[in-house]
The prediction has a mean pLDDT of 76. Predicted 3D model of a 139-nucleotide RNA (c-di-AMP riboswitch aptamer (ydaO/yuaA leader)) from Symbioplanes lichenis. The sequence was found by an Rfam model in a public genome assembly.

RNA sequence: ACGGAGCCGCCGCCCAAUCGCCGCCAGGCGAGCCGGGGACCCAACGCAACAAUGGGGUGAAUCCGCAGGUCUCCUGCGGUAGGGAUCACUUCCGUCCCGAACCCGUCAGCUAACUCGGUCGGCGGUCUUACGGGAAGGA
Numbered sequence: 001a002c003g004g005a006g007c008c009g010c011c012g013c014c015c016a017a018u019c020g021c022c023g024c025c026a027g028g029c030g031a032g033c034c035g036g037g038g039a040c041c042c043a044a045c046g047c048a049a050c051a052a053u054g055g056g057g058u059g060a061a062u063c064c065g066c067a068g069g070u071c072u073c074c075u076g077c078g079g080u081a082g083g084g085a086u087c088a089c090u091u092c093c094g095u096c097c098c099g100a101a102c103c104c105g106u107c108a109g110c111u112a113a114c115u116c117g118g119u120c121g122g123c124g125g126u127c128u129u130a131c132g133g134g135a136a137g138g139a
Stems, first nucleotide, its partner, number of pairs: 010125005018031005032119006042109001054107001055104004063079007082098005
């Protein structure tokens, strides 16, 4: 000098997942935000046959084609409904990405009153160019 990694602080991103107070801790309370259950009305509720994996919820995360497998499904490749980021309020173009996972337990349409819960977790901050402010609080 260059590269890699760890810790602390600060800043930023996804998400409802932030803030305040009490407490030695564990934890607790509240505000904000988020989700479920839950009337009238509305919707739904007809018959028959076949098949089968009952049905439902959170979430952007659905669906399709091809190939394979232990063939309800899983794996892979390519798409896709939908979603996020890209200095900056919004939009457009372009670019880079995600397109998962989990839960309830035979049960739930909507839904005022009412009622029950959640507030986790995961990431980034020298590859390049340009521009470049202000306020409050705390230490």